Predicted 3D model of a 73-nucleotide RNA (transfer RNA) from a Minisyncoccota bacterium. Its mean pLDDT, the model's own confidence on a scale to 100, is 82.
[in-house]
RNA sequence: GCAAGUGUAGCUCAGCUGGUAGAGCACUCGACUGAUACUCGAGCGGUCCCAGGUUCGAUCCCUGGCACUUGCA
Numbered sequence: 001g002c003a004a005g006u007g008u009a010g011c012u013c014a015g016c017u018g019g020u021a022g023a024g025c026a027c028u029c030g031a032c033u034g035a036u037a038c039u040c041g042a043g044c045g046g047u048c049c050c051a052g053g054u055u056c057g058a059u060c061c062c063u064g065g066c067a068c069u070u071g072c073a
Base pairs, nucleotide, nucleotide: 001072002071003070004069005068006067007066010025011024012023013022019056027043028042029041030040031039049065050064051063052062053061
């Protein structure tokens, strides 16, 4: 330099061919216990990498960037 893939909660990841986003872990509170741990319940937490475009409507489609990973040179 070329090509492909990935980018979503603090972390690891879902999101079925467009209809304003979820799980597990973590964190907080509560229940349980003599007290912890385990377990159970509830809660908290997101400008969906950035900027444009298409659309009534975009995490999802298109274009251009940025970051990372892989392959080729």